[in-house]
Small-subunit ribosomal RNA from Euryhalocaulis caribicus, 1448 nucleotides, folded computationally. The sequence is in RNAcentral, with records from SILVA. It matches the Rfam family "Bacterial small subunit ribosomal RNA". RNAcentral records the identical sequence in 2 taxa.
RNA sequence: AGAGUUUGAUCCUGGCUCAGAACGAACGCUGGCGGCAGGCUUAACACAUGCAAGUCGAACGCACUCUUCGGAGUGAGUGGCAGACGGGUGAGUAACGCGUGGGCACCUGCCCUUCAGUUCGGAACAACCGCUGGAAACGGCGGCUAAUGCCGAAUACGUCCUAUGGGAGAAAGAUUUAUCGCUGAAGGAUGGGCCCGCGUCGGAUUAGCUAGUUGGUGGGGUAAAAGCCUACCAAGGCGACGAUCCGUAGCUGGUCUGAGAGGAUGACCAGCCACACUGGGACUGAGACACGGCCCAGACUCCUACGGGAGGCAGCAGUGGGGAAUAUUGGACAAUGGGGGAAACCCUGAUCCAGCCAUGCCGCGUGGAUGAUGAAGGCCCUUGGGUUGUAAAAUCCUUUCGCUAGGGAAGAUAAUGACGGUACCUAGUAAAGAAGCUCCGGCUAACUCCGUGCCAGCAGCCGCGGUAAUACGGAGGGGGCUAGCGUUGUUCGGAAUUACUGGGCGUAAAGCGCGCGUAGGCGGAUUGUUAAGUCGGGGGUGAAAUCCCGGGGCCAACCCCGGAACUGCCCUCGAUACUGGCAGUCUUGAGCCCGGGAGAGGCGAGUGGAAUUCCGAGUGUAGAGGUGAAAUUCGUAGAUAUUCGGAGGAACACCAGUGGCGAAGGCGACUCGCUGGACCGGUGCUGACGCUGAGGCGCGAAAGCGUGGGGAGCAAACAGGAUUAGAUACCCUGGUAGUCCACGCCGUAAACGAUGAGAGCUAGUUGUCUGGCAGCAUGCUGUUAGGUGACGCAGCUAACGCAUUAAGCUCUCCGCCUGGGGAGUACGGUCGCAAGAUUAAAACUCAAAGGAAUUGACGGGGGCCCGCACAAGCGGUGGAGCAUGUGGUUUAAUUCGAAGCAACGCGAAGAACCUUACCUGCCUUUGACAUCCCAAUCGCGGUUUCCAGAGAUGGAUUCCUUCAGUUCGGCUGGAUUGGUGACAGGUGCUGCAUGGCUGUCGUCAGCUCGUGUCGUGAGAUGUUGGGUUAAGUCCCGCAACGAGCGCAACCCUCACUCUUAGUUGCCAGCAGGUUUGGCUGGGCACUCUAAGGGAACUGCCCGUGGCAAGCGGGAGGAAGGUGGGGAUGACGUCAAGUCAUCAUGGCCCUUACAGGCAGGGCUACACACGUGCUACAAUGGCAGUGACAGAGAGCAAAUCUCUAAAAACUGUCUCAGUUCGGAUUGUCUUCUGCAACUCGAAGGCAUGAAGUCGGAAUCGCUAGUAAUCGCAGAUCAGCAUGCUGCGGUGAAUACGUUCCCGGGCCUUGUACACACCGCCCGUCACACCAUGGGAGUUGGUUCUACCCGAAGAUGGUGCGCUAACCCGCAAGGGAGGCAGCCAGCCACGGUAGGGUCAGCGACUGGGGUGAAGUCGUAACAAGGUAGCCGUAGGGGAACCUGCGGCUG
Repeated sequence: AGAGUUUGAUCCUGGCUCAGAACGAACGCUGGCGGCAGGCUUAACACAUGCAAGUCGAACGCACUCUUCGGAGUGAGUGGCAGACGGGUGAGUAACGCGUGGGCACCUGCCCUUCAGUUCGGAACAACCGCUGGAAACGGCGGCUAAUGCCGAAUACGUCCUAUGGGAGAAAGAUUUAUCGCUGAAGGAUGGGCCCGCGUCGGAUUAGCUAGUUGGUGGGGUAAAAGCCUACCAAGGCGACGAUCCGUAGCUGGUCUGAGAGGAUGACCAGCCACACUGGGACUGAGACACGGCCCAGACUCCUACGGGAGGCAGCAGUGGGGAAUAUUGGACAAUGGGGGAAACCCUGAUCCAGCCAUGCCGCGUGGAUGAUGAAGGCCCUUGGGUUGUAAAAUCCUUUCGCUAGGGAAGAUAAUGACGGUACCUAGUAAAGAAGCUCCGGCUAACUCCGUGCCAGCAGCCGCGGUAAUACGGAGGGGGCUAGCGUUGUUCGGAAUUACUGGGCGUAAAGCGCGCGUAGGCGGAUUGUUAAGUCGGGGGUGAAAUCCCGGGGCCAACCCCGGAACUGCCCUCGAUACUGGCAGUCUUGAGCCCGGGAGAGGCGAGUGGAAUUCCGAGUGUAGAGGUGAAAUUCGUAGAUAUUCGGAGGAACACCAGUGGCGAAGGCGACUCGCUGGACCGGUGCUGACGCUGAGGCGCGAAAGCGUGGGGAGCAAACAGGAUUAGAUACCCUGGUAGUCCACGCCGUAAACGAUGAGAGCUAGUUGUCUGGCAGCAUGCUGUUAGGUGACGCAGCUAACGCAUUAAGCUCUCCGCCUGGGGAGUACGGUCGCAAGAUUAAAACUCAAAGGAAUUGACGGGGGCCCGCACAAGCGGUGGAGCAUGUGGUUUAAUUCGAAGCAACGCGAAGAACCUUACCUGCCUUUGACAUCCCAAUCGCGGUUUCCAGAGAUGGAUUCCUUCAGUUCGGCUGGAUUGGUGACAGGUGCUGCAUGGCUGUCGUCAGCUCGUGUCGUGAGAUGUUGGGUUAAGUCCCGCAACGAGCGCAACCCUCACUCUUAGUUGCCAGCAGGUUUGGCUGGGCACUCUAAGGGAACUGCCCGUGGCAAGCGGGAGGAAGGUGGGGAUGACGUCAAGUCAUCAUGGCCCUUACAGGCAGGGCUACACACGUGCUACAAUGGCAGUGACAGAGAGCAAAUCUCUAAAAACUGUCUCAGUUCGGAUUGUCUUCUGCAACUCGAAGGCAUGAAGUCGGAAUCGCUAGUAAUCGCAGAUCAGCAUGCUGCGGUGAAUACGUUCCCGGGCCUUGUACACACCGCCCGUCACACCAUGGGAGUUGGUUCUACCCGAAGAUGGUGCGCUAACCCGCAAGGGAGGCAGCCAGCCACGGUAGGGUCAGCGACUGGGGUGAAGUCGUAACAAGGUAGCCGUAGGGGAACCUGCGGCUG
C1' cells in the first nucleotide's frame, strides 16, 4: 500500500466481497509447563443452606459462673458509637444525571487549633419478679430498679431572636496516677447541599407546548437560594439555534480501530450518579427518606392449631431457570484497610490467598550433533526414475520442563504467615513423559493421483461439479500458524462508499417548473474608535490509573519510579493586520431623474378578410367519397361539381428568419385604450440602499373537475367497414365529451440548455437583431453597449463534448445525490369536489444496475458495386408409369451413418452366397490374426476318395513333397501340434476428448503484421477518400512508410506457328502391282503424333480521362484486353461431417459386445418427399439407305478388336389413347454363377396400364454454352435409367439493376456479443417468501374527568388518658403531651372516554423469487404505427387512442 467482481474488449461511475487489527466471547478438532490477568454480556428471573456489622463492663443495673477472696468472666437488657462506610447491580434516567469551568444563600459526627464551662436537683422505663393471652411470631397488666437514658432549675465569654425596650438557650460522668469524656462558641480540615455557562443519541411520518404554568406581593417552609408550598394580582414563559412527544441509553477517565480527523464502545481498574422484590411514606440521626432498619399497599414464597404470622442474595459461595456461554456452598484475618473499644481484643465473603477454565497476553519445552545404500514403506511415473528425505535407523551428546529425594525463604522495624514445605537451591533419573490445526482455482503462500459424474457436495466474492475436477471426497506431497489452529458473531479499517481534513449534480444517482420575498448566511472604498472573534505572554485547572519517553525488577507479559502529555475550560496582561460592533466620509455596486428608439410582453373593447361546414335558390346528371386495395357512407327524394345569397363558430396563410418579447409557462390578422419590463445616450441626484434565500406568497402548457354559455372544424369514448390466425390497434366512414368564452379549482410535463441565482477574471474569428459614436467615397468602413447563433485556443471532462451565453479559474448563498429492484409505492400528515398532488419508508431480493466510447454482428436504415440474383430467353421439375435414395410404417432382422442451402442415384466405382456390420439356429474359447514362455514333432502344404452333419467341424484315406544355416553341440533359425498365462479380438460408446481427410461461406476479395503517429484505453491509422479493375487490380491523394498470407502470374490442357523426330501414323510428287486395301518400294512435303521453342505486352493509332491508372474505338494478328478450360481454396466460420476408410485418448465386453457356419434380412409397402429415366407424339413413329469422331479399354498393341448415334435421303403412317406410349402380366429361351424361390440381366411371342404437356410452387443454363445424339470406362462372375469421361449436331436472349436471393466496401442506429434462430414486456397458471389493507380481538404505555383514600407528615380538635415543670398542705387545677376524631395532600385500586405502540386475524391488494407452463409481441434497427413525458378515456395482456410537450 491494495485486490477480485458489470464488458467480446475499454475507460468511468457505482455497489458487493477479501487481505489487517481487536474481543468479558462461543463452537469444532487438539492439548506439556509456568508467570500475569480475566471469568452471567442472557432472567433488575426465583432462591434452599451457611456466612457477609458489630463493638464497648473504663456509661448502667440485674442474673449467673469461677475464684488463690484480691478479683476474673459469661448472658440478656438499658445506654453510647457504628449499621448513610465498605461490597453489589445498571432497572430507571436524555436529566444540572454526567463531564468541564465557575458561583454561594448553606450544613458538616468523628479529627485539628483556640476560648469558656462542666453547679444543683427530679421523675421514670427495660432487665428482673408475679399474674396472664397466643400454635407461633409476639405480647398485656401489676410491682421493683440504675445510668454518660429522660426532665427541671442555675450560670452565659461568646451564640441566636428582636419591635433594639428586651428575650432565649448547656453540660455526664468513668476511673483514679495519668487520662478518657461532656457542654457552649470561633476557626480549620474533610465530607456534603444548592445555583449557573458550555458540552452530552436518534426520530419533524412528533410543530406547537405550558395553569403553579411565567413573574410580583404577603405568608409558610428548608441547613440553605428558589413556585419549594400557599393566598391574591398580572399574563406571561418555552419553541425551527427544534419546544413538546416517541424510541433508545447510566455518564466519564478511558478502551478498540485509524496516518490523522474521525468512527465504534463504556467488561475488568478508577471517579460520579441511580437502585436494593414492586409502589408509596416518613422516623431516627451530623449524615438516609436507609441493600442485610421501620410503616402501609401489591405480587410471590414459606409456617400455621386457620385466629394469625414470617421473608426479600443487583453482598460471598451455592441452587434452579434462562442461555451459544461464564468458576469453589475453599483458607485466613499473616498483610493493607474499616467499625467499636483507653487498651488487650472482637468483628470484617472489604481484602489477602488458594481452587476451576488454553478465556486472553507473555515466556519455555517436546531434544542437539553426525548420519547416503539416498534403506524399507507410501505416493507419482514417460518404467529411466522422482519424491517423502538427513527425515528415519544407527553412533555420540545434553537435561530446560516434568518426575523422585534433600534443604528451604523474603513478605514481619518486637510478637503474629492463610499462602506453604510454596518460590528458590542441591542431588538423582532417562531422550526418557510432552504436536496439533488449517489451507493448497484466482484474490492468496502452497499440486499431483484415484473416486464421483449438475449426483454427492464446496463456496468470503468471482464461481466449481453434466466421465480426463490442481475448486467435491480420499491419499501422497506442499504452504501457513503453533499449545494452539480454524469457524461463527461483533467493532473499526481498507471505504475519498456521508468526503471538516476529503466527493459530487449536461448524458452515470443528483438543479426545486418559474419568480417575489421573511428569517438566516455573505457583502464595495476610506478614516477613527472598540477589542467580541483572532494572535501572543502569564496564572489556575485539566484526580489517579491508562497511552508515550527514560530508568529499574534476570527477559517478556506484568509491576514500580521519574518525566512528558492530557490538543479543553476559566482568569489576567498585551497586540490590532483581517472579520465583527460603533461613529464619520466617498462613489465604482444598486437605485432615481432627463432624452430616445425596438418588440407576437400583458389586459380590455372593437373591426376585418380567406377557408371549412350548414341553410336557401339556380345550372346540371350519375355517380361521389375513400384506400395499398376495398367497404361502411352520401346520391335519381338529384349527391359530387359549379354560381349567387345567407348563418355560425373557430383559427389568423403569405410576411416568418438558430428573428423579436417575457422570470418561466408562453406570446403571431388589424385598430384604440390601459399597463409591465429590458436597452441606449446624458452623468444631474441618493450614498452600499446589495447578493442569495429555509419556511411563506404568487404565477404556472396540456389533460382533467364545477357552474353557466357556445359549438363550424377537429376529435378520446363509442359504432360500423376493412386488415389479420386474432386486431379490443395502425387505415377508412361516422361521432360524444372536450377543444372556444366567463368565473372558480387542479399544480403536474422530456415544465429541457436534462446545465440554480449573482459577481469578477481568462485568445480569437464570423453571422444576425436593437441602439449610440466617428470618418467620409451616403453606403460603406471602424468602434461601442445589450441580446441571439456558428466555429475555435488555453483550460476542463470518463469520454462525448463545453469553451466570454463555460461544463474554464475564483468567491457568496440556496436546492439536491449516496448500488439496482421493492418504490416515488405503503402507512401517517397536509392540500384537493374528485382525479390525484406533495411529503415519504421498511421487510425482502440481486451482484450487479448504469454512463461514454471501441470492434463486430444485425436492421422490414442509407449509399456504391458484383453474381444465371432478378429481368430477357431456351429446356426442365412439380401431374403419369417405372428406376433409385430417404422418411414413415412393418418386421425376428428390415445393420449403421448422412439431416436446410452444404442429408435424400449420398458413404455404396455395383447386397442372390460372399460382401455383412443385422436376425434365427448350431458350434469354438489363448481363440480366424500378433509377440513371448514350456514341451513334443520335423514339418507344412497341395491332392484323391469315403463316413456323420445343414455346414462349421470331426473321423478315416490315396498320391506328390520330406526345411535352412552350421563352429556339427538338437547349437541357432524356421514351421506345426499341445499346454500355461501375459494377451489377442470388438463395424461396442464418445466426431462434444482427438489426428488426418472433407464439405460450406467462396475462387468471394479479402485477412493481417512491423515500425511510426493519434487516443487515458479498448482501439484507430495504414486497409479510409477521388478514380479504376474480375480483383486490397492499378493510379492519384493522404501520418503514414513498408511487409506477409490471399488476387494475378508461374503449372497442365485446347487454339496458331516453327524446329527436331518419322513407326504402328501420313501419301503431294516418283515407281511397282492389280488383290484396289498406303497393299509394296520409296518419301516424310502435308495431316498427325510428342518433345522443345516462338507468339499477346493495352505493344501501335485515334478519342477520353487529371499529362495517371484505365476506358471506348481501330489496325495488324490464329488469338485482344484474364484468349477458352483445368489444377490451385487466405485469416477464419459452422463444437459442420466422419471413432463404420485409417489412426488414436478415455470408457465398456472377455465361454462374449470375440470367432466360425447354414438359412434369412439389408430387396418388406397403406403412404409422403428428393433425384432421374421413358413418354404423352408429325420438328414425330416405323422400315430402308447412310457415313464421319473422340476418348478409353482389352496383361503388350497410333498396327487387331470393342466401333457408333442423331443428322441427311427415300417410303409409309395422318391426329387417334393411335403404327404414340410402353408399364403390367403369361409363356418360351439365353447368359453368368456352387446356387437366380425370396432376389439377376438379356431375348422371342403374346398382353398393351397410366399418360393428350402437367395447380401452387420451383430448377439449370450467357457459346461450341443450353438443348439434342450416341460412345467408352471404373466397380464387376453377372447386374446402371446412376457416376466419371468422350466426341457429333448445335441455338435463343441479356433493355437494364426498381424488385427477390447471396456477397463485398463505406456510413448510420442498436437495450444484440451464444451476436436477430438475438434481446425482451405484461396478463394468466403453479410453488415459496416478506409485506400493505382488514370486521375485530389481545396486550403494553400514556392522557383527561370522576370515585375510593392505606401508611405518613401537616393543620384543626382533643369531653378520653397523662410521672417530671408551675400553683396548691392536700384534693385538685394549670402548662405541655398522647390516644381518638376531623380536614386537605397522597400510593394502590376502580369507572368512563381519548391518544399511541405491538401481537393475532377470515378475506383481500400489489411485490419479490423460482432450467425448460399458457397467451400474445409492447420496447431495442425507421423494431416493422419513431420512441418517450404529463394527463384523460378504453382494452385478456403487453398496450391503444385523444390533447399538449421533448429529441434521449